[in-house]
Context: one part of a larger RNA
Molecule: small-subunit ribosomal RNA, 3' major domain
Organism: Solanum neorickii
RNA sequence: UGAAGGGGGCCAGCACAAGUGAUGGAGCAUGUGGUUUAAUUCGAUGCAAAGCAAAGAACCUUACCUGGGCUUCACAUGCGGCGAAUCCUCUUGAAAGAGAGGGGUGCCUUUGGGAACGCGGACAGAGGUGGUGCAUGGCUGUCAUCAUCUCGUGCCAUAAGGUGUUGGGUUAAGUCCCGCAACGAGCGCAACCCUCGUGUUUAGUUGCCAUCAUUGAGUUCGGAAUCCUGAACAGACUGCCGGUGAUAAGCCGAAGGAAGGUGAGGAUGACGUCAACUAAUCAUGCCCGUUAUGACCUGGGCGACACACGUGCUACAAUGGCCGGGACAAAAGGUCGCGAUCCCGCGAGGGUGAGCUAACCCCAAAAACCCGUCCUCAGUUUGGAUUGCAGGCUGCAACUCGCCUGCAUGAAGCCGGAAUCCCUAGUAAUCGUCGGUCAGCCAUACGGCGGUUAAUUCGUUCCCGGGCCUUGUACA
Numbered sequence: 001u002g003a004a005g006g007g008g009g010c011c012a013g014c015a016c017a018a019g020u021g022a023u024g025g026a027g028c029a030u031g032u033g034g035u036u037u038a039a040u041u042c043g044a045u046g047c048a049a050a051g052c053a054a055a056g057a058a059c060c061u062u063a064c065c066u067g068g069g070c071u072u073c074a075c076a077u078g079c080g081g082c083g084a085a086u087c088c089u090c091u092u093g094a095a096a097g098a099g100a101g102g103g104g105u106g107c108c109u110u111u112g113g114g115a116a117c118g119c120g121g122a123c124a125g126a127g128g129u130g131g132u133g134c135a136u137g138g139c140u141g142u143c144a145u146c147a148u149c150u151c152g153u154g155c156c157a158u159a160a161g162g163u164g165u166u167g168g169g170u171u172a173a174g175u176c177c178c179g180c181a182a183c184g185a186g187c188g189c190a191a192c193c194c195u196c197g198u199g200u201u202u203a204g205u206u207g208c209c210a211u212c213a214u215u216g217a218g219u220u221c222g223g224a225a226u227c228c229u230g231a232a233c234a235g236a237c238u239g240c241c242g243g244u245g246a247u248a249a250g251c252c253g254a255a256g257g258a259a260g261g262u263g264a265g266g267a268u269g270a271c272g273u274c275a276a277c278u279a280a281u282c283a284u285g286c287c288c289g290u291u292a293u294g295a296c297c298u299g300g301g302c303g304a305c306a307c308a309c310g311u312g313c314u315a316c317a318a319u320g321g322c323c324g325g326g327a328c329a330a331a332a333g334g335u336c337g338c339g340a341u342c343c344c345g346c347g348a349g350g351g352u353g354a355g356c357u358a359a360c361c362c363c364a365a366a367a368a369c370c371c372g373u374c375c376u377c378a379g380u381u382u383g384g385a386u387u388g389c390a391g392g393c394u395g396c397a398a399c400u401c402g403c404c405u406g407c408a409u410g411a412a413g414c415c416g417g418a419a420u421c422c423c424u425a426g427u428a429a430u431c432g433u434c435g436g437u438c439a440g441c442c443a444u445a446c447g448g449c450g451g452u453u454a455a456u457u458c459g460u461u462c463c464c465g466g467g468c469c470u471u472g473u474a475c476a
Base pairs, nucleotide, nucleotide: 001476002475003473005471007470008469009468010467011466013464015460016459019423021421022420023419026314027313028312029311030310031309032308033307034305035304043052064300065299067297068296070294073125077124078123079121081119082118083117087102088101089100090099091098092097107114108113128288130287131286132285136283137282138278140276141274143272149186150185151184152183153182154163155162156161167178168177169176193266194265195264196263198234199233200232201231202230203229204228208223209222213220237260241253242252243251244250303442316416320375321374323372324371325370326369333362334361337356338355342351343350344349382413387408388407389406390405391404392403393402429452430451431450432449433448434447435446
């Protein structure tokens, strides 16, 4: 100087407390361990691995396994030889591959040849998702959006080092004020950026409709007021008032205001820590393989199943379930696409194909909610697992191993031990909706969007991790 202390003081944090919901019990989905297997490819492992990489494993993907075939190669560059290439047919084969036959000459040209492509040849090489993340770059997680981490000059100290950065206040903040052998500065904090919340100006089509007409309908004439959608500005700064404080920084209260003291949310992550993660994104040193650890194909596997763990979905019901009727969103996406309407089908869906390269048309029905009927506390009109049969769709192909529909079947489950997790407001909870990936989909995932809409916070004794000062120490 640090580190650590079941030392001390101060401080803030969904850390505890207060309160709501949930996990742990059930069934299923998914990931992991283990076991099994020819293979169940590889990586990630306390917090900070485990619905993670994977924004989508039937083939492909695919890296794994079985079997079949290739060896200058699936890919790049260089040399010389032959033939333009593409194409068609046949044999063998699971395909890849191997073999045979046919037809046939374009483009540029200095008429020699050349470009592109194919075939066979010899070498240089190519190729490796092989190893090492403890040789590395880059990227990322975490402490932590915690308030810190340092430097120049000066001063102090023999030196390591200290001072500044400590102290008194204050703040979300090393934020600011005052003091001080310090005076300044840098990376961080804050602000500058984006979204939401108010208004003004401007622009009115595909959006809007108050007035004047009009219609079944903002449909049409019309309007530029409103709404809305873009763009540019304004607005919030403790600015004003009172109290308090040291006449400071600030804090408390009031006014005005759409918004008040960081307005709400996001992006933004200092010096460093964990030899943290990644050699399988990529790049890269070294090592290793080279008729194979490279490359092609078929089929299988990544989907196995005594079990253990994580994350979720659906429930256990009456604040509910079924049926009938009625209402109100936002944000996305669409031409290899979204697909209205009408017809067929109980339905998934099929036929038809209007409109839309979209504020125009479509996806699209929002659901919880409201009104009305039935059910009356039961393993039930709860719950939907499992299984049988019959179908639909995508796709060369749904056996291993897809999704959806109808009929039948109707399991466990009556609120969950010890323990554990999230959350402080338009939040938790609950309700639907869209998107990416994508032929289809194992999505109950992930990322958005809106609808309905709570309870509690006395406080800091305790648990957890963190910040500042201080103290003694077998530690470095």